Description
Predicted 3D model of a 115-nucleotide RNA (SAM riboswitch aptamer (S box leader)) from Hymenobacter sp. PAMC 26628. The same sequence occurs in records of 2 taxa.
C1' cells in the first nucleotide's frame, strides 16, 4: 500500500533552527512568504476517531485525556454528473456560459476497522 464505516463552513500559536518557495496531485483562480512562508525541533493549546470512568434496558449521554490527530484560507475556490440561474438557436428540444455557503459522484486527509 489494502477493505470498510464516519467525519472534513466549528476550534485551537509561541519560541528556536533552516533558508525558498508554499497551499496532495493537473489545469485555471485566490491566498501565504526574505517582516522568514513550508518543514523540522520544544513548549503550549484545540478536538473528542478510538479508550477509560459514571449513569442507563438500549439507543444515545456526561466526565477524563491515555493512543492518534490537528492548530492560514471550507478538504482555499472550481473542474465530473443533477438541480438552479442567465443568454442564444434550426423551440417536444438542444447549444453556450457558469450565478450558488445547491445535491451528488470522484478524489484527497484523519481516525477506527480490514489485513
Nucleotide at each position: 500500500a489494502u477493505u470498510u464505516u464516519a467525519u472534513a463552513c466549528a476550534g485551537a500559536a509561541g519560541c528556536g533552527g533552516c533558508g525558498a518557495g508554499a497551499g496532495a496531485u493537473u489545469a485555471g483562480g485566490c491566498u501565504c512568504u526574505a517582516c522568514g512562508a513550508c518543514c523540522c525541533g520544544c513548549u503550549g493549546g484545540c478536538a473528542a476517531c478510538c479508550u477509560u470512568c459514571g449513569a442507563c434496558c438500549g439507543c444515545g449521554c456526561g466526565a477524563a485525556a491515555g493512543g492518534u490527530g490537528c492548530c492560514a484560507c471550507u478538504u482555499c475556490c472550481u473542474a465530473c454528473c443533477c438541480c438552479u440561474c442567465g443568454g442564444c438557436c434550426c423551440c417536444u428540444g438542444g447549444c453556450c456560459g457558469u450565478u450558488g455557503c445547491g445535491g451528488g459522484a470522484a478524489a484527497u486527509a484523519u481516525a477506527a476497522c480490514c489485513g
Lineage of the source: Bacteria > Bacteroidota > Cytophagia > Cytophagales > Hymenobacter. Model confidence (mean pLDDT): 83 of 100.